[in-house]
RNA sequence: ACCUUAUCAAGAGCGGCGGAGGUAACAGGACCGAUGAAGCCGCAGCAACCCGGCUGAAGUGCCGAAGGUGCUAAUUCCUGCGGUUUAAUCCGAAAGAUGAGGA
Numbered sequence: 001a002c003c004u005u006a007u008c009a010a011g012a013g014c015g016g017c018g019g020a021g022g023u024a025a026c027a028g029g030a031c032c033g034a035u036g037a038a039g040c041c042g043c044a045g046c047a048a049c050c051c052g053g054c055u056g057a058a059g060u061g062c063c064g065a066a067g068g069u070g071c072u073a074a075u076u077c078c079u080g081c082g083g084u085u086u087a088a089u090c091c092g093a094a095a096g097a098u099g100a101g102g103a
Base pairs, nucleotide, nucleotide: 002102003101004100005099006098007097008096013043014042015041016040017039021032022031023030026080027079028078029077044072045071046070049068050067051064052063053062054061076095081092082091083090
């Protein structure tokens, strides 16, 4: 990097180093940033995918958080494609992110 599958409206930040960008990519918006961006490190926290316990016809429901991940501005920040024209709304898709499994 690829395939399958589940989830994506909730939740949770301080410090040190760093020094100008960042919100995945492209475009358009809207934002965050010298009262310090990205990145790295430490500690803390959230959640409960893997995991442990109980339960059950059934990942069906409940509980837990030591360990493996993940996450801790804004719905995955919003839009882009489809649902016969436009607008709003809603639903879905695509793309992406994360987990688990696979090759």
Overview: Model confidence (mean pLDDT): 84 of 100. A computed fold for a 103-nucleotide RNA, annotated as SAM riboswitch aptamer (S box leader). The model forms 97% of the base pairs in the Rfam consensus. It matches the Rfam family "SAM riboswitch aptamer (S box leader)". From the family's description: The SAM riboswitch is found upstream of a number of genes which code for proteins involved in methionine or cysteine biosynthesis in Gram-positive bacteria.